[in-house]
Predicted 3D model of a 72-nucleotide RNA (transfer RNA) from Saccharimonadales bacterium (SeqCode). Rfam family: tRNA. Rfam's curators write: Transfer RNA (tRNA) molecules are approximately 80 nucleotides in length. By type it is a transfer RNA. RNAcentral records the identical sequence in 2 taxa.
RNA sequence: UGGGGAGUCGUCUAGCGGCAGGACAUUUGCCUCUGGAGCAAAAGAUCGAAGGUUCGAAUCCUUCCUCCCCAG
Numbered sequence: 001u002g003g004g005g006a007g008u009c010g011u012c013u014a015g016c017g018g019c020a021g022g023a024c025a026u027u028u029g030c031c032u033c034u035g036g037a038g039c040a041a042a043a044g045a046u047c048g049a050a051g052g053u054u055c056g057a058a059u060c061c062u063u064c065c066u067c068c069c070c071a072g
Stems, first nucleotide, its partner, number of pairs: 001071007010024004018055001026042005048064005
């Protein structure tokens, strides 16, 4: 430099143009002799960045950034 893949709550992960969901973790409460176990609830991501298309974009298009693989 060229080709391919990946980027979504703290972490992992779903979401094939129409309310961004789940698990773990966290917080609060309950339970318990105690508890890091069990039960219930709550909070938390405008989706790597900037544009474009569209009534509507995490999703489609363009450019860029970071990481991984292949080739030189």